This is a predicted structure of a 164-nucleotide RNA (Lysine riboswitch aptamer) from Candidatus Heritagella gallinarum. The RNAcentral record of the sequence draws on MGnify. Its mean pLDDT, the model's own confidence on a scale to 100, is 79.
[in-house]
RNA sequence: GAUAGAGGUGCGUCUUUCAAGAGUAACGGGUCGUGAGGCUGCCGCAGCUGAUAACCGUCCGCAAAAGGGGAAGUCGCCGAAGGCGAUGUGUGGCAAGCGUCCGCCUGGGGAUGUUGGAAAUACCAGCAUCACUGUCAUCAUAUCCGUUAUGAUGGAGCGCUAUC
Numbered sequence: 001g002a003u004a005g006a007g008g009u010g011c012g013u014c015u016u017u018c019a020a021g022a023g024u025a026a027c028g029g030g031u032c033g034u035g036a037g038g039c040u041g042c043c044g045c046a047g048c049u050g051a052u053a054a055c056c057g058u059c060c061g062c063a064a065a066a067g068g069g070g071a072a073g074u075c076g077c078c079g080a081a082g083g084c085g086a087u088g089u090g091u092g093g094c095a096a097g098c099g100u101c102c103g104c105c106u107g108g109g110g111a112u113g114u115u116g117g118a119a120a121u122a123c124c125a126g127c128a129u130c131a132c133u134g135u136c137a138u139c140a141u142a143u144c145c146g147u148u149a150u151g152a153u154g155g156a157g158c159g160c161u162a163u164c
Base pairs, nucleotide, nucleotide: 001164002163003162004161005160008078010077011076012075014073015072016071017070018069027061028060029059030058032057033056037049038048039047041094042093043092081106082105083104084103085102086100087099088098089097107133108132110130111129112128113127114126115125116124117123135155136154137153138152139151140150141149142148
């Protein structure tokens, strides 16, 4: 340097289905209430509209969907992947979304607390703490003698193991 592997409630994509979202939004109506603004995720410009009552609230009718989640299956995998930043696109401007590889952080899953997102007691993400777990190094003990096991401490995946 190349190839192949290991960690396990392991990571991510897609499809089907189920619950929830929700009797909610939107839409239509009311001899109801209110009374000046309203129309985009936010701001500006412009336009449209509103006392012949808009917006909002409430009553009636009708009535969804997405993101997220459970289950089953498929595919790609073990910096899998995720986050932050930068950058490009996106616009009148900002943001969301999508992409890029340039930089930085995280070995992995879990629990608790907290912050944000979400309809949310689900779940996702960030931060902190806690043990658990895999790997390597050092030390100690035992031992089949530098092999294995146990324990302690510490490091990080640009790592570790095997073969060439």
Of the family's consensus pairs, 100% are formed in the model.